[in-house]
């Protein structure tokens, strides 16, 4: 230098073949308890890395970039 691959919620991952995002942990509230911890409910939380194309529609196809991993000169 060139080649695969991966980035999605605070973490940790789904999300076959485009029709519009979900899960466990965390966290905030509530119910239980004499209280706390475990439990039960329920919210909250995301420009899907950026920028651009394609298409009526893109986390998903495509190009270029950053960033991480792993291989080859």
């Nucleotide at each position: 230098g060139c080649c695969u691959u991966c980035u999605u919620a605070a973490c940790u991952c789904a999300g076959a073949c485009g029709g519009a995002a979900g899960a466990g942990u965390a966290u905030u509230u509530g119910c239980a308890u004499g209280g706390u911890a475990a439990g039960c409910a329920a919210a909250a939380a995301g420009u899907c890395g950026u920028c651009g194309g394609u298409u009526c529609a893109a986390a998903u196809c495509c190009g270029a970039c950053a960033g991480g991993a792993g291989g080859c000169u």
RNAcentral holds the sequence, with entries from ENA.
The RNA shown here (transfer RNA) has 73 nucleotides and comes from Golenkinia longispicula.
Its Rfam family is "tRNA". Its family is annotated with triplet codon-amino acid adaptor activity in the Gene Ontology. The family's RNA type in Rfam is transfer RNA.
The coordinates come from a structure-prediction model, not an experiment, and the mean pLDDT is 82.